[in-house]
RNA sequence: CGUAGGGGCGGGUGCGACGGACCCUGGUGAACCCCGCCAGGCCCGAAAGGGAGCAACGGUAGCCAGGCUCUCCGGGUGCUGCCCGUUCCCUGCGUAG
Numbered sequence: 001c002g003u004a005g006g007g008g009c010g011g012g013u014g015c016g017a018c019g020g021a022c023c024c025u026g027g028u029g030a031a032c033c034c035c036g037c038c039a040g041g042c043c044c045g046a047a048a049g050g051g052a053g054c055a056a057c058g059g060u061a062g063c064c065a066g067g068c069u070c071u072c073c074g075g076g077u078g079c080u081g082c083c084c085g086u087u088c089c090c091u092g093c094g095u096a097g
């Protein structure tokens, strides 16, 4: 100097665990600036009717708890697999001095 193997380091790609998201169940749940439906009352109308619309009711967003493995996301996860790279370390072989 070259080469082979191993280790370290870096990257890629899988698998599993963990955490989160989605989803499901239950509870709660925006007085009014969420939705629907709007009793009463109010307004328009001669009337028939119409209008806006509070409460209630139903639901949604949100929040809390539990569940779940199918999926997705995450990483200073794992004495996990494979591949690639390396100016690091060790060993072997070869060559030159």
Stems, first nucleotide, its partner, number of pairs: 001094007008086007015078002018074004023067006034059003042051003